[in-house]
RNA sequence: UCUUAUCAAGAGAGACGGAGGGAUUUGGCCCUGUGAAGUCUCAGCAACCAACCAAUUUGGUACGGUGCUAAUUCCAAUAGAUGUCGAUGAACAUCUUAAAGAUAAGA
Numbered sequence: 001u002c003u004u005a006u007c008a009a010g011a012g013a014g015a016c017g018g019a020g021g022g023a024u025u026u027g028g029c030c031c032u033g034u035g036a037a038g039u040c041u042c043a044g045c046a047a048c049c050a051a052c053c054a055a056u057u058u059g060g061u062a063c064g065g066u067g068c069u070a071a072u073u074c075c076a077a078u079a080g081a082u083g084u085c086g087a088u089g090a091a092c093a094u095c096u097u098a099a100a101g102a103u104a105a106g107a
Base pairs, nucleotide, nucleotide: 001107002106003105004104005103006102007101012042013041014040015039016038020031021030022029025077026076027075028074043069044068045067048065049064051061052060053059054058073100079096080095081094082093083092084091085089
C1' cells in the first nucleotide's frame, strides 16, 4: 500500500512526568495543575487470530499473539431518503451512506 471484517456495547488504579490532549484540516463541543501527553507496574474489558471444550458452523473458555479501558471513531464535513415551517432556506430534525481514521486477519 491492497483486500476483508468490525467500529451505539464493554473495561482504571498507582508511580514517574510536568502542559497539553480528544488522528489530520475547518467548525463546534469537551477533558486537563483536583495533574494533559508520554513511560512503567498492576488490574480490567473484549473475543480478531491461535489454542481448548461442547455442539454442528454455532455456542462457550480466556493460559498465548494483538487491541482497548472519558464522551458513538466526542459531533459535523460527501451523497441520498423522509419529515418540519407565520420563515421555503447554503434552514432544521431523523435515518442511511461516502471519504478519512482506528483495530484485527490476510496479501